RNAcentral holds the full RNA, with entries from ENA and SILVA. This is a predicted structure of a 350-nucleotide part of an RNA (small-subunit ribosomal RNA, central domain) from an uncultured bacterium. The prediction has a mean pLDDT of 88. Rfam family: Bacterial small subunit ribosomal RNA. Its family is annotated with ribosome and structural constituent of ribosome in the Gene Ontology.
Context: one part of a larger RNA
RNA sequence: UUGGGCGUAAAGGGCGCGUAGGUGGCGGGACAAGCGUGCGGUGAAAGCUCGGGGCUCAACCCCGAGUCGGCCGUGCGAACUGUUUUGCUUGAGCACUGUAGAGGCAGGCGGAAUUCCGGGUGUAGCGGUGGAAUGCGUAGAGAUCCGGAAGAACACCGGUGGCGAAGGCGGCCUGCUGGGCAGUAGCUGACACUGAGGCGCGACAGCGUGGGGAGCAAACAGGAUUAGAUACCCUGGUAGUCCACGCCGUAAACGAUGGGCACUAGGCGCUUGGGGGAGCGACCCUCCGAGGGCCGGCGCUAACGCAUUAAGUGCCCCGCCUGGGGAGUACGGCCGCAAGGCUGAAACUC
Numbered sequence: 001u002u003g004g005g006c007g008u009a010a011a012g013g014g015c016g017c018g019u020a021g022g023u024g025g026c027g028g029g030a031c032a033a034g035c036g037u038g039c040g041g042u043g044a045a046a047g048c049u050c051g052g053g054g055c056u057c058a059a060c061c062c063c064g065a066g067u068c069g070g071c072c073g074u075g076c077g078a079a080c081u082g083u084u085u086u087g088c089u090u091g092a093g094c095a096c097u098g099u100a101g102a103g104g105c106a107g108g109c110g111g112a113a114u115u116c117c118g119g120g121u122g123u124a125g126c127g128g129u130g131g132a133a134u135g136c137g138u139a140g141a142g143a144u145c146c147g148g149a150a151g152a153a154c155a156c157c158g159g160u161g162g163c164g165a166a167g168g169c170g171g172c173c174u175g176c177u178g179g180g181c182a183g184u185a186g187c188u189g190a191c192a193c194u195g196a197g198g199c200g201c202g203a204c205a206g207c208g209u210g211g212g213g214a215g216c217a218a219a220c221a222g223g224a225u226u227a228g229a230u231a232c233c234c235u236g237g238u239a240g241u242c243c244a245c246g247c248c249g250u251a252a253a254c255g256a257u258g259g260g261c262a263c264u265a266g267g268c269g270c271u272u273g274g275g276g277g278a279g280c281g282a283c284c285c286u287c288c289g290a291g292g293g294c295c296g297g298c299g300c301u302a303a304c305g306c307a308u309u310a311a312g313u314g315c316c317c318c319g320c321c322u323g324g325g326g327a328g329u330a331c332g333g334c335c336g337c338a339a340g341g342c343u344g345a346a347a348c349u350c
């Protein structure tokens, strides 16, 4: 519980789809619930406020007027909200023609590198570090050449670049598939925005079952360092990292900035469409979009900074905050195989 706020002070839900609800474009007609106005009724008394009066004053008491958040009925009005009816096209959607892209899923293919295996050449070292040692090597290592196997990741292009709602997405080809944008104005005719619950998606790590395992590497072992060294450095190395299916549902899930619409100076370059000029031309000039950057004014801001991709000016809807610690803890509930997640206090204390 009003208010004031949420980039960095406490505070934007990780992201989407969408239910209820809230909110909602332009014009005409009707209704009159909200709304306005008139009249009537009711709103007991006491109380309260103002005026007057009675107890010698006051408290107290009496009288008059007003007040009494309002509620009900009835007549009238129709700008706005609402309901209903009819129409419109600018919001929204559809269609058609194009277009860019690491958007998603599946299958196939490729080369470099690494490790291992086999073989050839060849001999005493290799490796590693600040320096070393552990380790590897005369049972022939390392180096070098040929062949083979395996798994994982895709150098250059590559970008201050692109795509996606977010998480995220990067070799090449094929198939299936989502979304965006531009152009044309043919169709629908407000069909819209948001979204409590709900449902789905959701990096890494982790869990279950089965596979796979090259490199890397928690744990672990050893060597060093050190006063110690349960570390940093080195040699090894198992889960894991990879695949399939099923869970988990978290994050500095960040732009630490919810979504939608409208309005408000500019400058520079990038991505991607379309129009025009010029032209041999993908170059150049110019205009109209969409996206993504830098700079900068008005305005905003505690400052930093933001600034047509707003943190400016407004409207609509949702989420959230309300001193620090205790504590994202306890308890309860729901979810999970578990790990744990979600919801989420209080005592006490400063």
Stems, first nucleotide, its partner, number of pairs: 003322004007304002012318001014201004021194003025088007033081002035077008047067008091191001092188003095184005103177007110154001114150008125136002162169002206247006215241002220236004258317006266295003270291008299306002323350003332343004